[in-house]
This record gives sequence, C1' cells and structure tokens, in this order.
RNA sequence: AGACCAUCUCGAGCGACAGAGAGACCUGGCUCAAUGAAGUCGCAGCAACCCUUCGCGUCAUCGCGUGAGGGUGCUACCGCCAGGAUCGAUGGAGG
Repeated sequence: AGACCAUCUCGAGCGACAGAGAGACCUGGCUCAAUGAAGUCGCAGCAACCCUUCGCGUCAUCGCGUGAGGGUGCUACCGCCAGGAUCGAUGGAGG
C1' cells in the first nucleotide's frame, strides 16, 4: 500500500504568513473566494474511534455511565447535488 470492520444529513474558528483558487477523481450543475481561496504555523474548540481515571451491574467475558487526561482526526454547504468509476475520507484491529 492492498484487504477486513465501523462511521460519514449532528457538532466545532480566530489570528499571522501567503496570494488564486477551492469543494478527493471524471462529466453536468451549484456554492464559497481580493470584505482574501488552497497551503503553512500558533492558539482555541468539537467529539467519531482507540487508550485510560472513577462508579455501577457481571463468576468471568463484557455492558452502561463518567472525566484531570492521552493517541489520531475534524472545525462552509447531506462526502454540496446528480451520474460514473477497482469511488473517497477518518478511526480501529491485525499483518
């Protein structure tokens, strides 16, 4: 990297640098953008999965709740909409 499992109509932004695109790919649309896009950095926040504190139930496994936290992730719009394609993203376990 591929394969496997789960989730993707909820939630969450400010500043600096930067300087024209962005919404994964293709097509057709539609939005956002010099009142500053993408990207990088800082701080803040959200809470999906895993670790973990404490409590209850349980023979155990495990389940439900909980929070000073940790590992990733995320912080326009139903994964923006439709169609297509060996579709994409995030987490986990194992290798």